[in-house]
């Protein structure tokens, strides 16, 4: 202590999330193929495509113990040596028997009793084999072989003659058998079956041998035929369908046998939605693969059954065939031929050609196992046993093992230190599997002999690490990473996706991972896929509820009793072939493999039981359903009639110039009298208020009033029927609007059409007209909608709250009326539960039951074709090719909106001054150029980098030069370097002459030279490889985190809300509580005061002095300076506010609510800017893209723009006089002062490295003049003359003087700055710098305003909310026509092929039938004994059927086709902008019309429409 041990997920839609949903991957498998590689063995497997064609050989024979005849050879005898005879022998052929119907092959056909399974045969047959019983008698006539003659090329025959048998024929016998009749029993399952007896009919035989045959019967076994139940593909775009031998009967024929199997007659049946008929596909099964299973796919090898044998038809023989290597006929094909005629059938084994991605040897043997024949020996056997070929598969083995660190060389990487390959190699010591050599050597044979495999397996010996490793991958899925090359190229890719100069994704290398004599790829199947869901899915919004109801079939069905036993459950019996699978063992060295036993085969049939449930039969019941009675509400339906308001039109009156219409206009109407107004009339359509998410109806839908007819519903109480019920495929009825046909009608509205506007255009939106239509009587057709609650019908169950409609009961109340209960409807909120969420929640989307409909990725497409319906429009039904990796639902965070609310800002408004016009300056663009170096580009580039281009700078151009370099580091050598002079040159440079080291710790160092290397150098590229820095939103008030809580989750909450603030500032409330970066404060300056300090600053008092001055003594009060403090905090008062935060006002105060100004810039955005400031990765250049020098350029000028200066003048210009700052700077400097010059400046030069000296004010003010002019405004431009800096002012400096005296008279559209010491005006200083283009930049003071009602609007921003198809985030997304290219597809005059069917014609072979001119051995009769006749038979002829063929028609299907239709996909094409936000006219659905196109318009419908207002309802207080 056996036989049921088993279920994994991942990637990809999004900014992120959850869901739905497809696509893809990881696994296993194969009769495989392809690529690279390849040592051995065992066991298997190997034409899947053309059921295409086949050369050659073989694959079915055997029997002499059935028969006649008998070759060669051998022996004997004879011989004329030529041979002859006998015996033996048994070849080749023939007659006869048995076999050839098995074995072997293939899967074309077949959707069928073909197969599987289980039955039936009382409807049958069965050679050889076994058992039992009986018999085996007597005659006869031929035909092959053979011989002769003869035809033909051959294949093959024809005639004459001879002959045997287990070949053939007749007679006898009859145990028996068959048929008919009669009699008596027995039995069953309906027809029936069976036993016994009697009579009559018919009916056998074969011998050969030593033991086999033959005949008649019965039985068995085996095999076969036939029948039936059930099971066994797809398509309904195959259905008022199919069927005439069709369905049945009677009779006959036929068969081994039943039967329309066949024929005649009669009847008119039979099949079908449980799928007939038709079409397509297919051999079926045991089983195989996969799967947890249920299933799904398949049907190689092995086994069973079927079918087929070149294609089609047919029969013969036989026990068995309609016969793979038999026959006949027809056809196609191939071959032979003497052209007359013949022959053939590899889907047997090998082999060949062809087609194909693809599938083997023209091998050995009958030794084994089996089969045929034979008495046997034996013979035959491409069955079979073996070998060969092929990694085609499964299994096993090997390619070495143990030590071995200098961690060798080499390779690769590197941070240059090293790491890794790696104990790997080398080296040392061993082993000997496989392969190799030598020797031995089986079993497989039970049974005498016999072994193809095979000298094989196996055993022993030998040598030697020797002969034996590759393939794929390495971005994620998915184990495994670096370097180089390439640069959206080449390429990869299973999906997502990689590659545009730093590729772990391409190619190569190194390394690593996986598997391993294989490894990958491709193809196919199952799985994963719960992605067809039986196990095991869904349908409100993702795909999906039919528009609604009625209702046959079908499905399902209340309570109870009895019976039954179909379903159901249990037992037994039979069967379910073997192999396979599973388990336990056994045998090959193991395994694969094989064998033994068991289990399993989940099924079917029979039988015996059970009776709960379902079903059936019979009976009963009333809770479902219905009927009757009584009330009640209602826009329920149909028809007829009646009425008023309003519009329009007509007539008449009044009346006069406009009316109408719009965002604004115009078209239009009107002096021929409109509009307005009054009266009358006509006509059509629609029904204000009531009126309500109120009512009714199945839905569509229904609204003035009255009448008639009529359907349904609710409630109440009783009575009755007694399951009569629910649902419903096909079917039927109804069914908005629009549309159609015919006849009416037509007031208003109003597709089309016309005109006017708008517009870039406007086939639209707006306006003026207006036809169909809308309406009615109808009569019809049509049959669709966002026909929606996007929610099928029916029934049951499952907390509450609150409205409302209709009924009934009931409590209180005088009444009005208020309450309670219940039934039926109709709303809202909510619990549990459900849901992806949103939401639903007794009117379920909850929990269950019954039935129906529908879905299975997006697009193509609700389309094509076909069919049905329709007058048409069209409706219903309904695909595929191809294409994509998504399409989609709900919710989240942002962003956006020509959405909403609140709030802020010199944002607007209110003001002041400007720009835009002129001239000039400056920057930019453009143009030009040898070069006009480069960068910056809306705000946030443009007086920007540049706080200063004549050279230099300088990066650009031209020219001249240098090459270890102008500069840095390293080692070694030499010793100068430098200065001066001369030559040459534009200079750089180069040549020559003269002169000549420093420091030192004595080691050396500094500096220089020449040569050689490493290297230097680059303002070359990439700011989209970077650091750093900066701009901007924006000094806007925001941006986040921890813990907790909510949500499946992304996320939310906090941060929202009510107030308040400059502020996410603060307060209150709150599932939040806290915290961080920002805000504020801390810092600097400034405004007031105090203390301290007193020089170079200051000077009140005292004193001295001067023309005058803090000039001096002195002082420390003041001012100032610079150190430290104080002060301002909503602290105090009043009011208000929530007893809050705060706000308003006031007091005090130098200052009041952030006092003012600065510095300070959250998380982040813009691939913002900068490789030319510096730094830096990578790439590039290296006698040049480096370096030096001279000159030129950056300044160039038809033009455009930005920023400024000066002006246009009288608030001014000019002249004269006179006053007041702050902040800075100064030694190659500031320079007083003096002199000279008109002046810029020059000369001389005190003082000062600066609170000491110097630079140092202007507007203002006072006086005068000018008097409105292109001027005494304005100063450009130009001429001349100078000054200064500097090597040098030509290109190309500034300043001065004289002269000249342009434009310009306040600036179009548009646009900028500023809210107080601000704007405006005025001047001063500084950096850079030799000088300067500075009118720029930064900074300082002087003078010093106006205005803000307010938040509607413009711009920007913040918060909340809403919509979204956006997320590169509206500069978004996205639609359609057109043009081009490619692909697949529909139509199409037709053309071509295939299949099938109908009708007719022709009619082979052959069975059957008829016939009997012709022919014939056996048997019979007769006689004339070899003739005649008969029986029987044959050839032939005729008839029916009949394959192929022909003609014509139909149907189905495939290919092709000028042209044509839409579709899909493509780089950045064209035209518009239809949709997404209120998408700028809300969108969408149906329908009709119109239009380049998206689309527009009319009618009806829907919300899956934003916003505002109102109404209603709900929740809370």
């Nucleotide at each position: 202590u056996g036989a049921u041990u088993g279920g994994a997920g991942a990637g990809u839609u999004u900014g992120a999330u959850c869901c739905u949903g497809g696509c893809u991957c990881a696994g296993a498998a194969u009769g495989a193929a392809u690529g690279c590689u390849g040592g051995c063995g065992g066991c298997a497997u190997g034409g899947a495509u053309u059921a295409g064609g086949c050369a050659u050989g073989c694959a079915a024979g055997u029997u002499g113990a059935a028969c006649g005849a008998g070759a060669a050879g051998u022996u004997c005898a004879c011989u004329u040596c030529g041979g002859u005879g006998a015996a033996u022998g048994g070849a080749a052929a023939g007659u006869g028997g048995c076999g050839a119907a098995a074995g072997g092959g293939u899967g074309a056909g077949u959707a069928a009793c073909g197969c599987g399974u289980g039955a039936a045969u009382a409807a049958u047959c069965u050679g050889c084999c076994c058992c039992u019983a009986a018999g085996u008698u007597u005659g006869g006539a031929a035909c092959a072989a053979c011989a002769g003659u003869u035809g033909g090329a051959a294949a093959c025959g024809a005639c004459u003659g001879c002959u045997a048998a287990u070949a053939c024929c007749g007679g006898a016998u009859g145990u028996g058998a068959c048929u008919a009749u009669c009699a008596a029993g027995a039995c069953g399952c309906a027809u029936g079956u069976u036993u016994u007896g009697a009579u009559a009919u018919u009916u056998a035989a074969a011998g050969g041998u030593u033991a086999c045959g033959c005949u008649u019967a019965g039985g068995g076994a085996u095999g076969a035929g036939u029948u039936c139940g059930c099971g066994u593909g797809c398509c309904a775009u195959u259905a008022u369908g199919c069927u005439a031998g069709u369905u049945g009967g009677u009779a006959a024929g036929g068969u081994a046998a039943c039967g329309g199997c066949u024929u005649a007659c009669c009847a008119a049946g039979g099949c079908u939605a449980u799928g007939a008929c038709g079409g397509c596909u297919a051999g079926g099964u045991g089983g195989u693969c996969u799967g947890a299973g249920a299933g799904g796919a398949c049907g190689a090898u092995c086994a069973c059954c079927c079918a087929c044998a070149c294609u089609g038809g047919g029969a013969c023989u036989g026990a068995g065939a309609c016969a793979c290597u038999g026959c006949c006929c027809a056809g196609a094909c191939u071959c032979c031929u003497g052209c007359g005629g013949g022959a053939g059938g590899c889907u047997g084994c090998a082999g060949u050609c062809g087609a194909g991605a693809a599938u083997c040897u023209u091998c050995c043997g009958c030794a084994a196992u089996g089969c045929g024949c034979g008495a046997a020996a034996g013979c035959g056997u491409g069955a079979c046993g073996g070998a060969g070929c092929a990694a085609u598969g499964c299994c096993g083995c090997g390619u070495g093992a143990u030590c071995g660190a200098a961690g060798a060389c080499g390779g690769c990487c590197u941070u240059c230190g090293g790491g890794u390959u790696g104990u790997a190699a080398a080296g040392a010591u061993c082993u000997g599997u496989c392969a190799g050599g030598g020797g031995g050597g089986a079993a497989a044979a039970a049974c005498g002999a016999u072994g193809a495999u095979g000298g094989u397996a196996c055993c022993c010996c030998c040598a030697g690490a020797g002969g034996a490793a590759g393939c794929c991958a390495c971005g994620g899925c998915u184990a495994a990473c670096u370097a180089c090359g390439u640069g959206c190229c080449a390429g990869c890719a299973g999906c997502c996706g990689c590659g545009g100069u730093a590729a772990u994704a391409c190619g190569u290398a190194g390394g690593u991972g996986g598997c391993g004599a294989g490894c990958a790829u491709u193809a196919u199947u199952c799985g994963g896929a719960a992605u067809u869901a039986c196990u095991g899915g869904g349908c409100g919004u993702a795909a999906a509820g039919g528009g609604u109801c009625c209702g046959c079939a079908g499905g399902u069905g209340g309570u109870u009793u009895a019976c039954u036993a179909a379903g159901u459950c249990a037992g037994a019996u039979g069967u379910g072939a073997a192999a396979u699978u599973u388990c336990a063992g056994u045998g090959c060295u193991u395994a694969a493999c094989a064998c033994u036993g068991a289990a399993c085969c989940u099924g079917c049939a029979u039988u015996u039981g059970a009776a709960a449930c379902u079903g059936g039969u019979a009976g009963a019941c009333u809770a479902g359903a219905g009927u009757a009675u009584g009330u009640g509400a209602g826009a329920g339906g149909u028809a007829a009639g009646c009425g008023g308001a309003a519009u329009u039109u007509g007539u008449g009156g009044u009346g006069u110039a406009g009316c109408g219409g719009u965002g604004g206009a115009a078209u239009g109407c009107g002096u021929a009298g409109a509009u307005a107004u009054c009266a009358c009339a006509a006509g059509g359509a629609a029904g204000a208020c009531c009126a309500a998410a109120g009512g009714c109806g199945a839905a569509g839908g229904c609204a003035g009033c009255u009448u008639a007819c009529u359907g349904g519903c609710a409630c109440a109480a009783u009575a009755c029927u007694g399951a009569c019920a629910c649902u419903c495929a096909u079917g039927g009825a109804c069914g908005a609007a629009g549309g159609c046909u015919a006849a009416g009608g037509u007031a208003g509205c109003g597709a089309a059409a016309a005109g006017g506007a708008u517009u870039a255009g406007a086939u639209a939106c707006c306006c003026u007209u207006g036809u169909a239509g809308u309406c009615u009587u109808u009569a019809g057709c049509a049959g669709u909608a966002a026909a929606c609650g996007u929610u099928g019908u029916a029934c049951a169950c499952u907390c509450g709250a609150u409205g409302u409609u209709g009924g009934u009961c009931u409590g209180g109340u005088u009444a009005g009326u208020c309450g309670g209960a219940u039934c039926a409807g109709u709303g809202u909120c909510u619990a549990a539960g459900c849901u992806a969420a949103c939401g639903c929640g007794a009117u379920a989307a909850g929990u269950g039951u019954a039935c129906c409909g529908c879905c299975u990725g997006g697009g193509a497409a609700g389309u094509a074709c076909g069919g049905u319906c329709g007058c048409a429009a069209g409706a219903c039904u309904a695909a595929a090719a191809c294409u994509c990796a998504a399409a989609g639902g709900a919710a989240u965070u942002g962003a956006c909106g020509g959405g909403g609310g609140c709030c802020c800002g010199c944002a607007c408004a209110a003001g002041c001054g400007g720009u835009g016009g002129a001239g000039c300056a400056u920057g930019u663009g453009g143009c030009u150029u040898a070069a006009u170096u480069c960068g910056a580009g809306g705000c946030a580039a443009c007086g920007c980098g540049a706080a200063g281009a004549a050279c230099c700078u300088u990066a650009c151009c031209c020219g001249g030069g240098u090459u270890u370099g102008a500069c840095a580091u390293u080692g070694a050598g030499c010793g100068a370097c430098g200065u001066u002079c001369g030559g040459u040159g534009a200079a750089a440079g180069u040549c020559g002459a003269a002169u000549u080291c420093c420091c030192u710790u004595c080691g050396g160092g500094g500096c220089g030279c020449a040569a050689a290397a490493a290297c230097a150098g680059g303002u070359g590229c990439u700011g989209c490889a970077u650091g750093g820095c900066u701009g901007u939103c924006g000094u806007c008030a925001g941006c986040u985190c921890g813990u907790g809580c909510u949500g499946u989750g992304a996320a939310g909450u906090g941060u929202u809300c009510g107030g308040u603030u400059a502020a996410g500032u603060c307060c209150g409330g709150c599932a939040a509580c806290g915290a961080g970066c920002g805000c504020a404060a801390c810092c600097c300056a400034u405004a007031u005061c105090c203390u301290u300090a007193c020089u170079u600053g200051c000077u009140a008092a005292c004193a001295g002095g001067u023309a005058a001055u803090g000039c001096u003594g002195a002082g420390a009060a003041c001012c100032u300076u610079a150190a430290g403090g104080a002060g301002a905090c909503u602290g105090c008062c009043c009011g208000u506010g929530u007893u809050a935060a705060g706000c308003g006002g006031g007091a005090g105060g130098a200052a009041g609510g952030u006092g003012u100004g600065g510095a300070c810039g959250a998380c982040g955005u813009c691939a913002a800017g900068u490789c030319a400031g510096u730094a830096u990765g990578g790439c590039c250049c290296u006698u040049a893209c480096a370096c030096c020098c001279g000159g030129g350029g950056c300044u160039g000028c038809a033009c455009a723009c930005g920023u400024g200066c000066u002006a246009c003048a009288a608030u001014g210009g000019c002249c004269g006089g006179u006053a007041c700052a702050a902040a800075g700077g100064g030694c190659a400097g500031c320079g007083a002062c003096a002199u000279a010059g008109u002046g810029a400046u020059a000369u001389g030069g005190a003082g000062c490295g600066a609170a000491u000296c110097c630079c140092c004010a202007a507007a203002a003010c006072c006086g005068g003049u000018c008097u409105c002019a292109g001027u005494a405004c304005g100063g450009a431009u130009u001429g001349g003359a100078g000054u200064c800096u500097g090597c040098a002012a030509c290109u190309c400096g500034a300043c001065u003087c004289c002269a000249u005296g342009a434009a310009g008279a306040u600036g179009g559209a548009a646009u900028c700055g500023c809210u107080a010491g601000u704007a405006a005006a005025u001047g001063g200083g500084c950096a850079u710098c030799a000088g300067c283009u500075a009118c720029g930049g930064c900074u300082c003071a002087u003078u010093g305003a106006a205005u803000a009602c307010g938040u509607u609007c413009c711009c920007g921003g913040g918060c909340c909310u809403u919509g979204u198809a956006c997320a590169c985030a509206c500069c978004g997304c996205c639609c359609g026509u057109c043009a081009c290219a490619u692909c697949a597809u529909g139509g199409g005059a037709g053309c071509u092929g295939a299949g099938u069917u109908c009708a007719c014609c022709c009619g082979a072979a052959g069975u059957c039938g008829u016939u009997g001119c012709g022919c014939c051995a056996a048997c019979c009769u007769g006689c004339u004994u070899g003739c005649a006749g008969g029986a029987g038979g044959c050839a032939g002829a005729c008839g029916c059927c009949g394959a192929a063929g022909g003609u014509g028609g139909g149907c189905u299907u495939a290919g092709u086709g000028a042209c044509u239709g839409g579709g899909a996909u493509g780089a950045a094409g064209u035209c518009g902008u239809a949709a997404c936000a209120a998408g700028g006219u809300a969108g969408c659905c149906g329908u009709u019309g119109g239009g380049g196109a998206a689309c527009c318009a009319g009618c009806g419908g829907c919300u899956g429409g934003a916003u505002c207002a109102c109404c209603u309802c709900c929740u809370u207080u």

Notes: Small-subunit ribosomal RNA from Lentisphaera araneosa HTCC2155, 1517 nucleotides, folded computationally. Taxonomically the source falls in Lentisphaera araneosa (Bacteria, Pseudomonadati, Lentisphaerota, Lentisphaeraceae). The coordinates come from a structure-prediction model, not an experiment, and the mean pLDDT is 83.